Two RNAs folded together computationally: RNase P RNA and transfer RNA, 465 nucleotides in total.
[in-house]
RNA sequence: UGGGUCGACAAGACGGUCGCGUCGCCGCGAUUCCCUCUCGAGGGCAAACCGGUGCCGAGGAACGUCCGGGCUCCACAGAGCAGGGCGGUGGGUAACACCCACCCGGGGUAACCCGCGAGAAAGUGCAACAGAAAGCAGACCGCCGCGGCAUCCGUGCCGAGGUAAGGGUGAAACGGUGGUGUAAGAGACCACCAGCGGCCCGCGUGAUCGGGUCGGCUAGGUAAACCUCGCCCGGAGCAAGGUCAUACAGAAGACGCCGAGGCUGCUCGCCGAGUCUUCGGGUAGACCGCUAGAGAGCUGCGGCAACGUAGCUCCGAGAUAGAUGGCCGUCACCCGCAUCGACCGAUUGGUCGGGGCGGGGACAGAACCCGGCGUAACAGUCGGCCCAUUCG
RNA sequence: GCGCCCGUAGCUCAGCGGAUAGAGCAAUUGACUACGGAUCAAUAGGCCGGGGGUUCAAAUCCCUCCGGGCGCA
Numbered sequence: 001u002g003g004g005u006c007g008a009c010a011a012g013a014c015g016g017u018c019g020c021g022u023c024g025c026c027g028c029g030a031u032u033c034c035c036u037c038u039c040g041a042g043g044g045c046a047a048a049c050c051g052g053u054g055c056c057g058a059g060g061a062a063c064g065u066c067c068g069g070g071c072u073c074c075a076c077a078g079a080g081c082a083g084g085g086c087g088g089u090g091g092g093u094a095a096c097a098c099c100c101a102c103c104c105g106g107g108g109u110a111a112c113c114c115g116c117g118a119g120a121a122a123g124u125g126c127a128a129c130a131g132a133a134a135g136c137a138g139a140c141c142g143c144c145g146c147g148g149c150a151u152c153c154g155u156g157c158c159g160a161g162g163u164a165a166g167g168g169u170g171a172a173a174c175g176g177u178g179g180u181g182u183a184a185g186a187g188a189c190c191a192c193c194a195g196c197g198g199c200c201c202g203c204g205u206g207a208u209c210g211g212g213u214c215g216g217c218u219a220g221g222u223a224a225a226c227c228u229c230g231c232c233c234g235g236a237g238c239a240a241g242g243u244c245a246u247a248c249a250g251a252a253g254a255c256g257c258c259g260a261g262g263c264u265g266c267u268c269g270c271c272g273a274g275u276c277u278u279c280g281g282g283u284a285g286a287c288c289g290c291u292a293g294a295g296a297g298c299u300g301c302g303g304c305a306a307c308g309u310a311g312c313u314c315c316g317a318g319a320u321a322g323a324u325g326g327c328c329g330u331c332a333c334c335c336g337c338a339u340c341g342a343c344c345g346a347u348u349g350g351u352c353g354g355g356g357c358g359g360g361g362a363c364a365g366a367a368c369c370c371g372g373c374g375u376a377a378c379a380g381u382c383g384g385c386c387c388a389u390u391c392g
Numbered sequence: 393g394c395g396c397c398c399g400u401a402g403c404u405c406a407g408c409g410g411a412u413a414g415a416g417c418a419a420u421u422g423a424c425u426a427c428g429g430a431u432c433a434a435u436a437g438g439c440c441g442g443g444g445g446u447u448c449a450a451a452u453c454c455c456u457c458c459g460g461g462c463g464c465a
Base pairs, nucleotide, nucleotide: 001388002387003386004385005384006383007382008381009380012331013330014329015328016327017326018325020057021056023054024053025052026051027050033044034043035042036041059363063374064373066372067371068370069369070368071237072236073235074234078268079267080266081265083233084232085231086230087229088102089101090100091099092098103117104115105114106113107112118228119227123226124225125222126221140167141166142163143162144161146159147158148157149156150155175193176192177191178190179189180188194218196215197214198213199212200211201210202209241288242287243286244285250279251278252277253276254275255274261271262270295314296313297312298311299310300309301308302307333360334359335358336357337356339354340353341352342351343350344349393464394463395462396461397460398459399458402417403416404415405414410448419435420434421433422432423431441457442456443455444454445453
């Protein structure tokens, strides 16, 4: 310098102007309440609406709603079955399907990346087409001897057999190489290698790794097919749930203390009186929940890390049909166009720098709150590591 | 907020591990007819909504996005 890989950051800045929402303050003060009184009125507290003014006002994903929790109610959440989820090992965490570290397998020259990564020597099932044969295998060609026939004596044809070394098919054909052996062959036997199972030893918390010994010669794939094993899961959701206020008109039917319903399938257990359907009528407001929390940053300590812990500092959305926006100017960034200067290049052209003109700024938006995952995204900035090349 | 379903030819749908992915209507061509319709015969048309994974093999099984629809409170 070029390419790659991993991670972090930010999500333009400033000013003007118009507008929106919560809250505070000021003004006005319907109405309510209180006080005085000559009962006419006057004064005062709080205060809606309106007007003015001040502070503050979306995100890294607020998104999708794919997981996990908090919170609330239903028994302070119970038992069994069914059902669902997860799946190497160890750790982190409130919890997780997330994260970290390691192991194993795969990819890459490497940095690094990917893996729903338990069990197929428990059982059941499945495997199209091709092929002779596809699951306690299998003789199509080939090879081999035997018997018969023919013979130009080379061999050919037929028959019953042996054979998994060779060919061909397939995603997959029941260890590999060499030898012994044999009619030809074959773990039939032997040596070495690969792989499997049992036992023992060593390092490690463990997955696993390394070594020794014995065994039989080889055990196929699929569990994101049923299934088996281990672990986890009660249900509903802020329209949870609670307080106040407002409105109205009930009628019919079904079921129910011989148990409705709570409790999404069944059985038990607990609570214990209304529940459901249809028709008709009516209100649809306010407040709490509600935003300071498993919260963020820095430093120290522990840990390889995720993370934990101590101290200090910081925190200003809370709408309810849903506010957080529009326009203008300057600067910064990026892209395009033509142009000037310098350098390289014989030219087209390239690099750097300067000013000019035109254009661009995404994805998306809180709605009870957190931790993750996934997805979207204009233009960027910085850093670690790896590979290649050049120079010293 | 919670739960569920669908996406296959121009349209409506089958197919749910092994097909050359089918059917009806529509389309095109030919026959019949004086012409048209109907009828008969033939033909064309599909990355199975996108991407990734499991498997020898995926429209089908799993994950994730996109689009559409329904139910309950």
Rfam match: Bacterial RNase P class A. It is annotated as a ribozyme. From the family's description: Ribonuclease P (RNase P) is a ubiquitous endoribonuclease, found in archaea, bacteria and eukarya as well as chloroplasts and mitochondria.